[in-house]
Molecule: transfer RNA
Organism: Pirellulales bacterium
RNA sequence: GGCUCGUUCGUCUAGCGGCCAAGGAUGCCGGUUUUUCAAGCCGGAGACCGGGGUUCAACUCCCCGACGGGCUA
Numbered sequence: 001g002g003c004u005c006g007u008u009c010g011u012c013u014a015g016c017g018g019c020c021a022a023g024g025a026u027g028c029c030g031g032u033u034u035u036u037c038a039a040g041c042c043g044g045a046g047a048c049c050g051g052g053g054u055u056c057a058a059c060u061c062c063c064c065g066a067c068g069g070g071c072u073a
Stems, first nucleotide, its partner, number of pairs: 001072007010026004018056001028044005049065005
């Protein structure tokens, strides 16, 4: 350089064009309980890599770029 796969809350992840305000686990914050801590229970904040295109409608499809992985020369 070429080909290929991927990028979603702090972390791991679900999602396969509308159903929803993007869900779950863990972590974080508050409350409750406890002599205290932990655990348990209740509540809360927290994400679609960037740009463009297709479409009535895009996290989802297409293109370009960035970053990361694999194969290859």